[in-house]
Molecule: small-subunit ribosomal RNA
Organism: bacterium
RNA sequence: UUUUUUGAGAGUUUGAUCCUAGCUCAGGAUGAACGCUGGCGGCGUGGAUAAGGCAUGCAAGUCAAGGGGGAACGUAACGUUUUGCGCAAGCAAAAUUGUACGUUCAACCGGCAGACGGGUUAGUAACACGUAGAUACAAACCCUUUACACAGGCAUAAUCUCGCGAAAGCGGGGCUAAUUCCUGAUAGUCCGAACGCAUAAAUUAUGUGUUCGGUAAAGGUAUAGAGCAAUCUAUGUCGGUAAAGGAUUGGUCUGCGCUUUAUCAGCUAGUUGGUAGGGUAAUGGCCUACCAAGGCGAUGACGGAUAGGCGGUGUGAGAGCAUGACCGCCAACAAUGGGACUGAAACAUGGCCCAUACUCCUACGGGAGGCAGCAGUCGAGAAUAUUGGUCAAUGGGGGAAACCCUGAACCAGCGACGCCGCGUGCUCGAAGAAGUCCUUCGGGAUGUAAAGAGCUUUUCUGGAGGAAGAAUUCGCCGCAAGGCGAAUGACGGUACUCCAGGAAUAAGGGGUGACUAAACUCGUGCCAGCAGUAGCGGUAAUACGAGUACCCCAAGCGUUAUCCGGAUUUAUUGGGCGUAAAGAGUCUGUAGGCGGUCUAGAAAGUCUCUGGUUAAAGGCCUAGGGCUUAACCUUAGGAAUGCUAGAGAAACUUCUGGACUAGAGGGCGUUAGAGGCUGGUGGAACGGUCGGUGUAGGGGUGAAAUCCGUUGAUAUCGACCAGAACACUCAAAGCGAAGGCAUCCAGCUGGGGCGACCCUGACGCUGAGAGACGAAAGCGUAGGUAGCAAAAAGGAUUAGAUACCCUUGUAGUCUACGCUGUAAACGAUGGAUACUGGCUAUCUGAAGUGUCGACCCUUCAGGUGGCGAAGCAAACGCGUUAAGUAUCCCGCCUGGGAAGUACGGCCGCAAGGCUAAAACUCAAAGGAAUAGACGGGGAUUCACACAAGCGGUGGACCAUGUGGCUCAAUUCGACAACAAGCGAGGAACCUUACCAGGGCUUGAAAGGCUAGUGAAAUCUCGUAGAAAUACGGGACUACCCACAAGGACACUAGCCCAGGUGCUGCACGGCUGUCGUCAGCUCGUACUUUGAAGCGUAUGCUUAAGUGCAACAACGAGCGCAACCCCUAUUCUGCGUUAUAAGUGUCGCGGAAAACUGCCUGGGACAACCAGGAGGAAGGUGGGGAUAACGCCAAGUCAGCGUGGCCCUUUGAUGUCCUGGGCUGCACACGUGGUACAAUGGGACCGACAAUGGGUUGCAAAGCAGCAAUGCGGAGCUAAUCCCAUCAAACGGUCUCUCAGUUCGGAUUGAGGUCUGCAACUCGACCUCAUGAAGCCGGAAUCGCUAGUAAUCGCGCAUCAGCCACGGCGCGAUGAAUAUGUUCCUGAAUCUUGUACUCACAAUAAACGCGCCCGGCAGAUAUAAAAACUAAAGAGUUAAAAUCUCUUCCUCC
Repeated sequence: UUUUUUGAGAGUUUGAUCCUAGCUCAGGAUGAACGCUGGCGGCGUGGAUAAGGCAUGCAAGUCAAGGGGGAACGUAACGUUUUGCGCAAGCAAAAUUGUACGUUCAACCGGCAGACGGGUUAGUAACACGUAGAUACAAACCCUUUACACAGGCAUAAUCUCGCGAAAGCGGGGCUAAUUCCUGAUAGUCCGAACGCAUAAAUUAUGUGUUCGGUAAAGGUAUAGAGCAAUCUAUGUCGGUAAAGGAUUGGUCUGCGCUUUAUCAGCUAGUUGGUAGGGUAAUGGCCUACCAAGGCGAUGACGGAUAGGCGGUGUGAGAGCAUGACCGCCAACAAUGGGACUGAAACAUGGCCCAUACUCCUACGGGAGGCAGCAGUCGAGAAUAUUGGUCAAUGGGGGAAACCCUGAACCAGCGACGCCGCGUGCUCGAAGAAGUCCUUCGGGAUGUAAAGAGCUUUUCUGGAGGAAGAAUUCGCCGCAAGGCGAAUGACGGUACUCCAGGAAUAAGGGGUGACUAAACUCGUGCCAGCAGUAGCGGUAAUACGAGUACCCCAAGCGUUAUCCGGAUUUAUUGGGCGUAAAGAGUCUGUAGGCGGUCUAGAAAGUCUCUGGUUAAAGGCCUAGGGCUUAACCUUAGGAAUGCUAGAGAAACUUCUGGACUAGAGGGCGUUAGAGGCUGGUGGAACGGUCGGUGUAGGGGUGAAAUCCGUUGAUAUCGACCAGAACACUCAAAGCGAAGGCAUCCAGCUGGGGCGACCCUGACGCUGAGAGACGAAAGCGUAGGUAGCAAAAAGGAUUAGAUACCCUUGUAGUCUACGCUGUAAACGAUGGAUACUGGCUAUCUGAAGUGUCGACCCUUCAGGUGGCGAAGCAAACGCGUUAAGUAUCCCGCCUGGGAAGUACGGCCGCAAGGCUAAAACUCAAAGGAAUAGACGGGGAUUCACACAAGCGGUGGACCAUGUGGCUCAAUUCGACAACAAGCGAGGAACCUUACCAGGGCUUGAAAGGCUAGUGAAAUCUCGUAGAAAUACGGGACUACCCACAAGGACACUAGCCCAGGUGCUGCACGGCUGUCGUCAGCUCGUACUUUGAAGCGUAUGCUUAAGUGCAACAACGAGCGCAACCCCUAUUCUGCGUUAUAAGUGUCGCGGAAAACUGCCUGGGACAACCAGGAGGAAGGUGGGGAUAACGCCAAGUCAGCGUGGCCCUUUGAUGUCCUGGGCUGCACACGUGGUACAAUGGGACCGACAAUGGGUUGCAAAGCAGCAAUGCGGAGCUAAUCCCAUCAAACGGUCUCUCAGUUCGGAUUGAGGUCUGCAACUCGACCUCAUGAAGCCGGAAUCGCUAGUAAUCGCGCAUCAGCCACGGCGCGAUGAAUAUGUUCCUGAAUCUUGUACUCACAAUAAACGCGCCCGGCAGAUAUAAAAACUAAAGAGUUAAAAUCUCUUCCUCC
């Protein structure tokens, strides 16, 4: 350099943001378990808990070719017996107690095996294991080589016999064999001793020679031969003895590696070493005796906890982390503990002995047993299989062999426990059936899915065939090599193959708000429930339950548990410590770690090459093979981070030697300083004592009081005493390691800076433990005590006030000597070194220039500060005094709380300090910055906000609304501002929604359909009834028409449907209130910031105004402001119904002009603009109206209207009709108003001046009647014409009343009337007469208003039959006062600041959680202390004693 391999994140703290930090999820895995489901096969795998207990069967035997004696069977050769035949010899037959032979069997002696194989992981933190080495050793069976096997002998089991015992078993006596045992001989390359030699040499080791001594043995069998036989010989074969070698296995030793804990810091007497001996196969304190006093340990001894180790396995990008099932290697164990015997090997799982626990048998005397072998059983547990087959193969033991044994092994059975493979069909099949679900009602989805048609047959069922795994071995032949033949299969009639049949036998689990692939409807209504996390559910739930649809995986799918990952969340790779968790309070210094320049050498680290090893299996790579494929199995090769050995290299680190001076240190000179210690010293102030003057207060506070004072205070003067602290100078100053250090003087003493030379020559940096210092408070002892002042007391404040304030006041504060050892001990910033732009201030020293000298100036070094480049940082900020760039060393952190707590240890007199957890609990806790909101924070500004004024409300009576109460009902809504003369601009019926009663049910009103009836419809009468309504009657007669049919209309019946002032204003539209006619609210682009965001819109001046000007990382724009619109004030003008007799134009309807800071002066940045003036009807938006930004209050309204959803409706309606009642009810409370309380007035008479409006179901004149309300009347008027309407009242003039509950005030009540209306009882207004209540100006508190305004006065209109209107909306008449101002109250705007608030601050309470504190009660204890008693021992006392006195400790179990 190239190539290959190789790493994904998300949710959750916030109103939002960035960071820190924890929690959670997505992946993989398991000897698993649980839930639902389940077709097949292959290969694996299966007691992880109680190394708990075990019934039963099996798991180690074999050899007769080592041996003796038996038993059974066979043969019948011999023998014997019997029978038959026979005279007999004999023959024949049968039998078997003999002999012989053969076969088999059970014991016994003997040999080999039983130490393997199989199981388990209790113990073990160890040379147990892994790895690399070493040697003081051993070895049966096996292989090779050499040599030998001679001569004798004594026993014993079995068996026989006697005896004991329940049994297990045991004892005595007698016989006998061997490949049993013993003695002797012989032998060696064996063993021992002695003496030599050689090699290397310090002991000693190796090799070798000579001499002496010692130690061996077993036979069997086959064939052949010999022999009468016993037996012998030969050959083969299996054995035996000795020695040597090999192979393989084992013993022992060593380096390195190997969990956690210091809240385990000291451990050790066979302990460490030596000498001698013993012991062993062998080294060694392995054991013994003696001698010495060693040995181990912060590089963690000793102790505690946990654990079999490894190859490997899981995960991971890797480094790592976790783990040690199956398979393999090693170790350990065999009920628990101990011990030896035999043997080549054991201290022995299916051997022995002893002890213990447990179980069983028993005749009670005594015995037996050991599943952590294979099955199986109980128990415990979430949980783990058959009391199977076979030795056919592989392997093991014995045997010469046949063969026997083998729960090793091979197979089968059970379990979806895991991995892998297959199947549950395939192709067509509708613009798409039915069903179901959804729907905007059009349709869409399920869905080619089904049905239907065709095809296939893996699988399935039946049938037929049917393996490989078999090689050995045996027999025969052969000298041999080998050849021929025969037999042997548990699995299994299995795998597999073929034929037939028929889609036939075969799909579930989880999920669907986000993370996270996949959504709709219904039910439910903070319930039921879900949930891994945050969270979902309170009537429209994609989050609960169901249905439909969809998504993922699939004979499985989910859940739980555990491990790794994500987690860079222990950070070697790869983190941090100013404020998030984290720098020790500071320094000195031990071990340790790290370390300047040059040179020579060495080669420990380092690097290169090579050899050995790293078992096999597994994993990875390459190339293959076998099961149909795969999983699985298998062959060959490669690689494989380690350890070890050898050979090299020498840059760096290291080591050794030599040298240097830049680090460090020393010497010399000089210098600043509250550096430290000790002893003196000074003045002011406070307090006290004494004396003088002097008199009634002083003191203290927001205001007071406690307190002091006539026994003379406070104040003032003088003298004296005492203790503590040091004003000014004083500073961003100085010194010190930090804590800290300040009158002045003296003594002693530490450290630092600067200057130039000299000396030493890396002597340095850091620093675990350790040591020293260490504010204040506190403790001990002894002093001292003026002031101050915890505790304590009293007085206040307060709801309380264990506080803040006041009056007192003790420890303490001070000194000396000890102790304590902590602080926000802070720069919240460990120390050292080097490097990396500057500007500026100040302290110390020096040099230069200069000067008479000093200051100033320039430069260097060291300190202390400010601002800032680069860089860093989450941001804030840091920035040569780093939080920058790097190196070295130390300390510390790993979510919040519990907790810097408990326990333990150490320290302390105590208080307490240092060290330092866990259970449990939460999903956050936290840092910095941002936008708001808030503040009894700040700055600036505004508003009838306050102030200055005028008039009211709150008190009375009445009206009206609301609450409350009442009621059959008192319909409903509205509740701080923003409800309460509000919806309602008009409740006697109606309205009306409420109540009681009476009715109707396709309905009171609407549309459509079907059928029927009728001429319909319309008008009207009677009866019953409270009416609705019911029944009956009368009048009237229609369109197209020849009739029928039809249309229209009404009724009846039925069907779709109507209807609802029923609920939800927190599902909504629309409309409205409010902040507020306040000046704000935003956007585009650009720019700044990691980002939320900012800027623009901050700032200065100005304005009523985000109005404008200037300036500016902003430049523009929008909604608001202003203007445009309307009314009004002046003038002109056009027209002119009306007014007027007319002229005319007060007037009406139109239009125009005029006002713009335009002009002048001054101020101001020459600007915007402000102040004043002129002119003008009007002057600085002239006055008024309409006009209401983004938004806030889930503000108001489903009862104005519309509307989603829900609810009521065939009969007792939440619909609808009617009558009556209610909405007007009255102990009370509140709001809004009216009228008053009087002389600025009341009454009487006379007199004058408006404007807006309304009118045909109407306004109504004149005239007449009535005291009046009003009646009669009806001109005129569809209105500038007529009417309401005299056009008004306050007002003016004259008279009267004279301060009183009145000639004020008019409530209430009585009587009589008028009017409206079907109807004035509940419940109308008005008129007349009479009656004549409260009330004499209103507590706390509170409202409106800045000019044609307030106040006062009347007039009109809407609604409306009438009116409870004193209300509301308008109109004009008369017509003020005050504003110095912004300190305060309220509200608002901009900027800024703090914040632990964001549902965002009026106040409060409750609940829950946590922290802190006080008191009480109960309980507990192997506690503590004290006392008493008892026993024993010892001591004392005493002449001796005692019943007298005293003491009785530590450690371990």